[in-house]
Molecule: transfer RNA
Organism: Pseudomonadota bacterium
């Protein structure tokens, strides 16, 4: 430079045949139990999906571009 692949909660990922308020574990907070507890149960906060623009009634999901990562050929 040039292909190809990822970016979604604090971490690690689902979730892509375009349509319901975007979801789980692990975390973090509050509460319950317990002699106590970091263990068990219960709830809760946390994101407008890497930035921008576009097609569409409608976009995390499809173009376009740009940025980080990572493989991979010059």
């Nucleotide at each position: 430079g040039c292909g190809c692949g990822c970016u979604u909660a604090g971490c690690u990922c689902a979730g892509u045949u375009g349509g319901a308020u975007a979801g789980a574990g692990c975390g973090u907070u509050g509460g319950c139990c317990u002699c106590c507890g970091g263990a068990g149960c219960c709830a809760a906060a946390g994101g407008c999906c890497g930035a921008g623009g576009g097609u569409u009634c409608g976009a995390a999901u499809c173009c376009c571009c740009c940025a980080g990562c990572g493989c991979g050929c010059g």